[in-house]
């Protein structure tokens, strides 16, 4: 210096499902409580394809919906770019 990989940060993209019903407070915006209905791509949990150093571990975009979400906003797995710090390797 190159390749690859992990994490953090910044920028861009980023789906799904109701602006539901009832009650209370409030001038209003809005807030609180209750009720069923629904979504999965924060997180969490579960099975396991698969993987490994095979004792045992690691494991999903699959499943569950505890949490979160169902106008907008925010958030959002994942992808791309930038940048910083590590690992492996040439």
């Nucleotide at each position: 210096a190159g390749a690859u990989u992990u994490c953090a940060c910044g920028c861009g993209g980023g789906a799904g499902a109701g602006g539901c019903c009832g009650g209370c407070c409030g001038c209003a915006a809005g807030g609180c409580c209750g009720g069923a209905g629904c979504c999965g791509a924060a997180g969490g949990c579960g099975c396991a394809a698969c993987c490994g150093c095979c004792c045992c571990g690691g494991a999903a975009a699959c499943g569950c919906u505890c949490a979160g979400g169902c106008a907008a906003a925010a958030g959002a797995a994942c992808c791309g770019c930038g940048c910083g710090a590590g690992g492996u390797u040439u």